[in-house]
């Protein structure tokens, strides 16, 4: 100095839901509020999923990182 599980320590995020505002919608932000998290930090590249359109379907365009895989970074630590 590297890697790094468990424990414990300092903390951190923050489901559903309600309100307030944007959006055709999905959902996003903002305050509450905690169901969980050990990367629930970041990324929208792959793959499912949601929307919008669209006679159906293909194409397109959003949304989603709390599905799942990749990718990039991170505190503490025994051994």
């Nucleotide at each position: 100095a590297a890697u790094a599980a468990a424990u414990a320590g300092c903390g951190c995020c923050a489901a559903a839901c309600c309100u307030a505002c944007g959006g055709u919608a999905a959902c996003g932000c903002a305050g509450g509020g905690a169901c969980g998290g050990a990367a629930a930090g970041u990324u929208a590249c792959g793959a499912a999923u949601c929307c919008u359109g669209a006679a159906a379907u293909c194409a397109a365009g959003g949304a989603a990182a709390g599905u799942c895989g990749g990718g990039c970074u991170a505190c503490c630590g025994a051994g």
Predicted 3D model of a 79-nucleotide RNA (c-di-GMP-I riboswitch aptamer) from Methylomicrobium sp. Taxonomically the source falls in Methylomicrobium (Bacteria, Pseudomonadota, Gammaproteobacteria, Methylococcales). It was read from a public genome assembly, where an Rfam model found it.